The prediction has a mean pLDDT of 89. The part of an RNA shown here (small-subunit ribosomal RNA, central domain) has 350 nucleotides and comes from an uncultured prokaryote.
Context: one part of a larger RNA
RNA sequence: CUGGGCGUAAAGCGCGCGUAGGCGGUUUGUUUAGUGGGAUGUGAAAGCCCCGGGCUUAACCUGGGAACUGCAUUCCAAACUGACAGACUAGAGUACAAGAGAGGGGGGUAGAAUUUCCGGUGUAGCGGUGAAAUGCGUAGAGAUCGGAAGGAAUAUCAGUGGCGAAGGCGACUUCCUGGACCAAUUCUGACACUGAGGUGCGAAAGCGUGGGGAACAAACAGGAUUAGAGACCCUGGUAGUCCACCCCGUAAACGAUGUGAACUAGCCGUUGGGGGUAUUAAAACCUUUAGUGGCGCAGCUAACGCGAUAAGUGGACCGCCUGGGGAGUACGGUCGCAGGAUUAAAACUC
Repeated sequence: CUGGGCGUAAAGCGCGCGUAGGCGGUUUGUUUAGUGGGAUGUGAAAGCCCCGGGCUUAACCUGGGAACUGCAUUCCAAACUGACAGACUAGAGUACAAGAGAGGGGGGUAGAAUUUCCGGUGUAGCGGUGAAAUGCGUAGAGAUCGGAAGGAAUAUCAGUGGCGAAGGCGACUUCCUGGACCAAUUCUGACACUGAGGUGCGAAAGCGUGGGGAACAAACAGGAUUAGAGACCCUGGUAGUCCACCCCGUAAACGAUGUGAACUAGCCGUUGGGGGUAUUAAAACCUUUAGUGGCGCAGCUAACGCGAUAAGUGGACCGCCUGGGGAGUACGGUCGCAGGAUUAAAACUC
C1' cells in the first nucleotide's frame, strides 16, 4: 500500500450552502506531461539466486553469470488521462404560461371554550376519588341568565393527505417572500457531482433583559395510599410554557438507512400537473410525469426483512467503525454569561 464493514450486531455528521481537493458528457485538431516500447549511461564491492572451482565433506573461501524490478538522457507511438484551441446539446441552468400546497416572515380580524370580575334568580351543598380527605361554600358557593376583562390554542374539514434541506408547519384575511412540479418552446453551452476545513439553519428544556400570565404545570405545600411513600391518585401552586431581542447547539435530531446520477419483473391504491376517448358539463376509462403508500419477481441479507422511494447491480465523492468496561470520562485546546457543548486519551481490568 491492498484486502472488511456501517437498517437492527461497533459504525451515516441533525440538516443545508460552499472553499480547497477528488471526480466529470459528445466530438475534431495540436501537444506529448502522465502512459507504452526501444537505445545509451548509471545502478560500488560483499550478500541473496544460478553454474563451476578449492579445503577428505560441510560451514567457509573463491571464479563467472544473473539480478539490482530504480534513476537520468534520448528516440518512437498517440488509443486512454491531462493541457491548449475549436465545435456540439442528451447533463446543468435560463425565460415565458397554468395549477397545487399547515413552506417562511409581518399586520389585521373572528368564533367556540376555560378562568376571573360585576349584576339578576336561587338555596345547601359543591368538588374530588377505588374509597376518602385536604380545598371551596350561609360573609350566599355550586347551578342558571346577562354583561365585562384577559391570555393561550385554533374543534369539525383531517386523510399511511399536503409543504419544507432538516428541525418543523394547521382558524380566516391581507402584504412581503423561498422552493418544487407539469406542458410546449426559447436561450447559455459542461457552467456538473461531491465536499476536509469554513459558514448558516437547527425540537424541547435551559440562560440574559424587558413585557405578559387565561389554562396547564417541574419545584414546593397540604390530603390520601403505604411497613415507609422523598412516587403513582387528589386539592392547591411558582418558575416555565406566550411575546420582543440575544444566547445555548443538544435529542430514539430515526427511515436508527449520507448526497447526487444510471440500470434492473409485475400488481393495487393515493396527491399535484399534462394529454387523449366520450360527453352539455362532470364523473368514468386510457396514457404520461413528479411525489407518497401497500404487496411482490429476480437479486441481496446471519436472520428479520429490503425489494425502482433498494438494504439489488456497477460507478463518483464525503463521513464513520475496529472486543466489553474504564469513558464520550480525565487532561489540554476551542466555544459559552452559566448549565455545559465540542475535540478526545491512558493506566488498570475482564
The RNAcentral record of the full RNA draws on ENA.